[in-house]
This record gives sequence, C1' cells and structure tokens, in this order.
RNA sequence: GCGGGUAUCGUUCAACGGUAGGAUGUCUGCCUUCCAAGCAGAAGAUGUGGGUUCGAUUCCCACUACCCGCA
Repeated sequence: GCGGGUAUCGUUCAACGGUAGGAUGUCUGCCUUCCAAGCAGAAGAUGUGGGUUCGAUUCCCACUACCCGCA
C1' cells in the first nucleotide's frame, strides 16, 4: 500500500427496518445481631460524520480504533 472482519450499558453477549434486551457488576430496599447468600426494585449503552427511508443498532458511503490475510 491492497483486501476482509469487528465496533451496543463498567464487563460480556443478543436484537430479520418499527418500545434497544439477557447475564454479571453498581446503587436502593427487604431478610439477618452483623456479613455473605437469597428476594424485590432502580440507574446505566448502539465509535464519529453523512446518505437511503415515514422510521436505521439493522441498509449504503466515508472516517477512526482494533483484529486477520496479501504485498
């Protein structure tokens, strides 16, 4: 330099163009003499910029970061 892939709560993994969800972690409450465990609840995310569309995590383009291959 060329080609391909990936990017979603703190972490990990989902989401066939129509309300972004699960696990774990965090916080609050219940339980307990206290802690742990258990139970209930809450907050928390679509890498950036454009395009298509009534509507985009999803489709298209560019950029950024990382991974793989070729040279």
Overview
A computed fold for a 71-nucleotide RNA from Hemiarma marina, annotated as transfer RNA. The sequence is in RNAcentral, with records from ENA. It matches the Rfam family "tRNA". Rfam's curators write: Transfer RNA (tRNA) molecules are approximately 80 nucleotides in length. It is annotated as a transfer RNA. Lineage of the source: Eukaryota > Cryptophyceae > Goniomonadida > Goniomonadaceae > Hemiarma.